c-di-AMP riboswitch aptamer (ydaO/yuaA leader) from a Chloroflexota bacterium, 158 nucleotides, folded computationally. Its Rfam family is "c-di-AMP riboswitch aptamer (ydaO/yuaA leader)". Rfam links the family to the GO terms regulation of gene expression and cyclic-di-AMP binding. The organism belongs to Chloroflexota, within Bacteria. Its mean pLDDT, the model's own confidence on a scale to 100, is 77.
[in-house]
RNA sequence: UUCGUCGCUACGCCUAGUCCGCGGUCGCGGAACGGGGGAACCAAACUUCGGGGCGAAUCCGUCCUGGUCUUCUCAGUGGCGAUGAGGAGAUGAAGGCGGAGCGGCUAUCUCCGGCCGCAGCCCGGCAGCUAACCUCGGCGGCGUUGGAAGAUCCUCGA
Numbered sequence: 001u002u003c004g005u006c007g008c009u010a011c012g013c014c015u016a017g018u019c020c021g022c023g024g025u026c027g028c029g030g031a032a033c034g035g036g037g038g039a040a041c042c043a044a045a046c047u048u049c050g051g052g053g054c055g056a057a058u059c060c061g062u063c064c065u066g067g068u069c070u071u072c073u074c075a076g077u078g079g080c081g082a083u084g085a086g087g088a089g090a091u092g093a094a095g096g097c098g099g100a101g102c103g104g105c106u107a108u109c110u111c112c113g114g115c116c117g118c119a120g121c122c123c124g125g126c127a128g129c130u131a132a133c134c135u136c137g138g139c140g141g142c143g144u145u146g147g148a149a150g151a152u153c154c155u156c157g158a
Base pairs, nucleotide, nucleotide: 011143012142013141014140018031019030020029021028022027023026033137034136035135036134037133042128050126051123052122053121054120058100059099060098061097062096063095067091068090069089070088071087072086073085074084075083101118102117103116104115105114106113108151109150110149111147112146
């Protein structure tokens, strides 16, 4: 000097996920914010290929392919069958490649460029929209900083 790790503090990022009060230690109550159910009217036809919700987290094509289904041959048997071996076809989870679309960051905003994500969870046979009304959440996880022009704001000086 650089890189990595750990702890604390500040600051920042994703997300609705932050704040306040009381108690006396993590409990209660409330607010910002967020989600679901639920008429008329409108919409809509679907329901084991089930359907649906939160979320950006989806769609299309192609390659490969676990598994599943159908069928043929042989073995097996007194015969059928179970089962085993080999073949054909269908469907095709996960994965690869490509495309479309969507979401986030890049330390005021916009643009350009760059980087990253497309997960996970839930309801339980059931839900379009939806006023009144009913009801639920209000966690958790992390550590980015390139350029140009314009806009805006702040500070200092005249």